[in-house]
Molecule: transfer RNA
Organism: Thermoplasmatota archaeon
RNA sequence: GCGGGAGUAGCCGAGCUAGGUCAAAGGCGCUAGACUCAAGAUCUAGUCCUAUAGGGGUCCGAGGGUUCGAAUCCCUCCUCCCGCACCA
Numbered sequence: 001g002c003g004g005g006a007g008u009a010g011c012c013g014a015g016c017u018a019g020g021u022c023a024a025a026g027g028c029g030c031u032a033g034a035c036u037c038a039a040g041a042u043c044u045a046g047u048c049c050u051a052u053a054g055g056g057g058u059c060c061g062a063g064g065g066u067u068c069g070a071a072u073c074c075c076u077c078c079u080c081c082c083g084c085a086c087c088a
Base pairs, nucleotide, nucleotide: 001084002083003082004081005080006079007078010028011027012026020068029047030046031045032044033043034042048057049056050055061077062076063075064074065073
């Protein structure tokens, strides 16, 4: 350099092909409660911000584009992995 794959919330990891039903499955962790003398395990609820709210806002590596609407489609770039090529 060429080809292919990947980057999602504190961590892991689905979703992407066939755009909306997504603050985004599930697990871990964390917080509160139940249970316990206590802890662990187990169970329940919560866990982006705001919040009276079924409300509003924001997020999927970075930046653009298409669209009424983008994690999802298109373009450029960055990082990582695999293969190939090049190489005294």